The RNA shown here (transfer RNA) has 84 nucleotides and comes from Candidatus Bathyoplasma sp. NZ. It matches the Rfam family "tRNA".
[in-house]
RNA sequence: GCCGGUGUGGUGGAAUUGGUAGACACGUUGGAUUCAAAAUCCAAUGAGGUUAAACUCGUGCCGGUUCAAAUCCGGCCACCGGUA
Repeated sequence: GCCGGUGUGGUGGAAUUGGUAGACACGUUGGAUUCAAAAUCCAAUGAGGUUAAACUCGUGCCGGUUCAAAUCCGGCCACCGGUA
C1' cells in the first nucleotide's frame, strides 16, 4: 500500500437486519437493615438546561439517502487481524 473486522453512557455489553437508543450487568449516589460495618433489599443514574418541568443535544468524526439512520451509502480518524 491492499483486504477484512471493530468503534454505543463512568465500565462491560444489547438494540430481533431502518421505527421509543442505551435492555441486562457492574460501578456510583441516596435510602432500608445493623451498635457499626459487610452482605442483602429498594430507588435513582447519558449530557446540557430548569426550583422542578418543558425543551435541546447525544451511537469515533464530517457529509449523503430517507417521513425516520447506531443500522444504508461516501470520505476520513483510531485500534485489531491478514497479505505483498